[in-house]
Context: one part of a larger RNA
RNA sequence: CUGGGCGUAAAGGACGCGUAGGCGGUUUAGAAAGUCAGAUGUGAAAGCCUAUGGCUUAACCAUAGAACUGCAUCUGAAACUCCUAGACUAGAGUGAGGGAGAGGUCAGUGGAAUUAGUGGUGUAGGGGUAAAAUCCGUAGAGAUAACUAGGAAUACCAAAAGCGAAGGCGAUCUUCUGGAACAGUACUGACGCUGAGGCGCGAAAGCGUGGGGAGCAAACAGGAUUAGAUACCCUGGUAGUCCACGCCCUAAACGAUGAAUGUUAGUCGUCGGAGUCCUAGUGACUUCGGUGAUGCAGCUAACGCAUUAAACAUUCCGCCUGGGGAGUACGGUCGCAAGAUUAAAACUC
Numbered sequence: 001c002u003g004g005g006c007g008u009a010a011a012g013g014a015c016g017c018g019u020a021g022g023c024g025g026u027u028u029a030g031a032a033a034g035u036c037a038g039a040u041g042u043g044a045a046a047g048c049c050u051a052u053g054g055c056u057u058a059a060c061c062a063u064a065g066a067a068c069u070g071c072a073u074c075u076g077a078a079a080c081u082c083c084u085a086g087a088c089u090a091g092a093g094u095g096a097g098g099g100a101g102a103g104g105u106c107a108g109u110g111g112a113a114u115u116a117g118u119g120g121u122g123u124a125g126g127g128g129u130a131a132a133a134u135c136c137g138u139a140g141a142g143a144u145a146a147c148u149a150g151g152a153a154u155a156c157c158a159a160a161a162g163c164g165a166a167g168g169c170g171a172u173c174u175u176c177u178g179g180a181a182c183a184g185u186a187c188u189g190a191c192g193c194u195g196a197g198g199c200g201c202g203a204a205a206g207c208g209u210g211g212g213g214a215g216c217a218a219a220c221a222g223g224a225u226u227a228g229a230u231a232c233c234c235u236g237g238u239a240g241u242c243c244a245c246g247c248c249c250u251a252a253a254c255g256a257u258g259a260a261u262g263u264u265a266g267u268c269g270u271c272g273g274a275g276u277c278c279u280a281g282u283g284a285c286u287u288c289g290g291u292g293a294u295g296c297a298g299c300u301a302a303c304g305c306a307u308u309a310a311a312c313a314u315u316c317c318g319c320c321u322g323g324g325g326a327g328u329a330c331g332g333u334c335g336c337a338a339g340a341u342u343a344a345a346a347c348u349c
Base pairs, nucleotide, nucleotide: 004320005319006318007303008302012317015200016199017198021194022193023192025088026087027086028085029084030083033081034080035077036076037075038074039073040072041071042070049065050064051063052062053061054060091191092188093187094186097182103177104176108172109171110154115149116148117147118146120144121143125136126135162169163168206247207246208245209244210243211242215241216240220236221235222234223233258316259315260314261313262312263311266294267293268292269291270290271289272288273287274286275285276284277283278281298305299304322349323348324347331342332341333340334339
C1' cells in the first nucleotide's frame, strides 16, 4: 500500500444544476505514450544467498558464482488503454402528434362555516366540565330570521390515486411557464455517466421593515384538580399563524436505503399512453412508463429485501472506525440576532 463497511448495529450529503477531475458504445486504419519481448551498457566494494577451501571445530576469513527485482539506449510486437484520422447507430438528444396531472407563477371570482356589528322577534338563563368554578346575561344575553364587515381555510369529489429533484402541491377561472410518459418515422452522430470546490432551491419555528388580524394560539392571567401543580381540564389572551420584500438554512429534510447503466422466475391490483382481435362491450389480449400487494432464486446477524433489490456486476461521489467528554471548546467562514457550518483534545470507562 492492498484487504472491511453504510435499511434497523457507527456510517448516504435535505435536494438539484454543474466546473475541474475520474470513467465511458460499435467499427476501420495509423502511431507507439502506457503495456509486452529481446539485446547492450550500468547497477562500487563489503554484506545477504549458494559452492569450495583455510585456522583441531565454530564464530571468523579467503576464492568463485548467483543476485542486485532498478535506470538508460537500441531493436521489435500491436491484443488492451491512450492519441490521430475516418465510418456507424443500439447510448444521449432534436423536430412534427394526440392525451394525463393538487408541477410552478400572477391577477380575479364563488359558496359553506366561525367571529364581530346593526336593527327586529323574544325571556331568563347561557357557556363549560368527570363534577364545578372563573366567564357572558334583565344596561336584555343565549336562541331565531335579515342585513353589513372582515380574515383565514377550501367540505363532498378523495383513492393503496396524481404531479414535483427534494422541501412540497388540493375551491374555480385567467395569464405566463417547467418537466415527464407514449407511438412510429425523420434527423444529429457518443454530443454520455458521475461530480471535490461552486451556484441555486430548501417544511416548521425564528428575525427585519411595512401591512393585516376572523379563527386558533406559545408567553401570560384567572378558575379547577392536587400534599404541591410553574402541568394535563376550563375561561380569557399577546406574539405568531396570513400578505409583500429581505434574511435564517435547520428537521425522524425517512424508503432511516446516493446517482447512473446492464442482467436475473412469477402471480394479482391500480394510474397514464399506444396497438391488435372479435361476438363491437362496462369485452379479451399484447406492449411501454409509473405506483402498490404477494412471492422464487439470490442476499441478510436476524427482521426482512426480492425487476421500484437490501440479488449479480461496473463507474463516480459522500460518509463510518468503541462509549462518554461532544456535534462541545478554540480558531475560521456565514448571519441583524437566534444561531448554522467546519471541528478537536485532556480526562474517564